[in-house]
RNA sequence: GACCCCGCGAGCCGGGCGCCGCCGAAUCUGGUCAGGCCUUGACGGGAGCAGCCAUAAGGCGGAGGCAGGUGUCGCGGGUCAUC
Numbered sequence: 001g002a003c004c005c006c007g008c009g010a011g012c013c014g015g016g017c018g019c020c021g022c023c024g025a026a027u028c029u030g031g032u033c034a035g036g037c038c039u040u041g042a043c044g045g046g047a048g049c050a051g052c053c054a055u056a057a058g059g060c061g062g063a064g065g066c067a068g069g070u071g072u073c074g075c076g077g078g079u080c081a082u083c
Base pairs, nucleotide, nucleotide: 001083002082004078005077006076007075008074009073010072011070012069013068015066017064019062020061021060022059023058029054030053031052032051037046038045039044
């Protein structure tokens, strides 16, 4: 010195956590509701499809921190026996 053991750090692997961004409801979320519909003598009122906007569940991505695993690497320490 190797092997082995311990500690630390890095790498890799998935796990769960909240945060941020984007997407996200044929029908059953909310808003706004053209047209059309209902109502009114009229003014007006009402419900409301499409569209648009927002968002839920959920999805994707990002950085963070948490605990874990590790046939990888590095550093430090120990070192009975073996080489």
Bacterial small signal recognition particle RNA from a Pseudomonadota bacterium, 83 nucleotides, folded computationally. It is recorded under the gene name ffs. Lineage of the source: Bacteria > Pseudomonadati > Pseudomonadota. The prediction has a mean pLDDT of 76.